A computed fold for a 73-nucleotide RNA from a Lachnospiraceae bacterium, annotated as transfer RNA. Its Rfam family is "tRNA". The coordinates come from a structure-prediction model, not an experiment, and the mean pLDDT is 82. The RNAcentral record of the sequence draws on ENA and MGnify.

[in-house]
RNA sequence: GGGGCUAUAGCUCAGUUGGGAGAGUACUUGCAUGGCAUGCAAGGGGUCACGAGUUCGAAUCUCGCUAGCUCCA
Numbered sequence: 001g002g003g004g005c006u007a008u009a010g011c012u013c014a015g016u017u018g019g020g021a022g023a024g025u026a027c028u029u030g031c032a033u034g035g036c037a038u039g040c041a042a043g044g045g046g047u048c049a050c051g052a053g054u055u056c057g058a059a060u061c062u063c064g065c066u067a068g069c070u071c072c073a
Stems, first nucleotide, its partner, number of pairs: 001072007010025004019056001027043006050064004
């Protein structure tokens, strides 16, 4: 220098063929227990890495860019 993959909640990740942004865990509150652990219920938390384009509509498609992993040179 070139090719491929990855980037979504604090963490680990899902998200199919473009239309509802989600799960587990963690956190907060309540209930159960004398208390802890634990269980149950409810709740808060998101620039979908970043910039632009296409579209009525983009996490998803296109282009650029950044970072990480990997292969080739």